[in-house]
RNA sequence: CUCUUAUCAAGAGUGGCUGAGGGACUGGCCCUAUGACGCCCGGCAACCGGCUCGCAAGAGCAACGGUGCCAAUUCCUACUAUAUCUAGUGAUAUAGGAAGAUGAGAG
Numbered sequence: 001c002u003c004u005u006a007u008c009a010a011g012a013g014u015g016g017c018u019g020a021g022g023g024a025c026u027g028g029c030c031c032u033a034u035g036a037c038g039c040c041c042g043g044c045a046a047c048c049g050g051c052u053c054g055c056a057a058g059a060g061c062a063a064c065g066g067u068g069c070c071a072a073u074u075c076c077u078a079c080u081a082u083a084u085c086u087a088g089u090g091a092u093a094u095a096g097g098a099a100g101a102u103g104a105g106a107g
Stems, first nucleotide, its partner, number of pairs: 001107008013041001015040003021031003027076002042070003047066003050061004074099001079096007
């Protein structure tokens, strides 16, 4: 990097350093010198490893290790379908996809 698979409506600092952008991308809409992003500390959680029950699928426990995460539903949206409103453009809602993020396995 590619493929498969599970999850993505919860949760997480009044700390220190730094100094300008950031929220993946489209279009929006937001965060930000009252300090963004990043790093350290701290914290949240429970995917894998651990333990218990179970034939199994699974369920539970713990948080030591490997990750991960700590503004807004993955911030909303994109594409399709259905419904409602509208003369119409279009708007709203629901559902399913696409894309993305993270874990695990494989190449």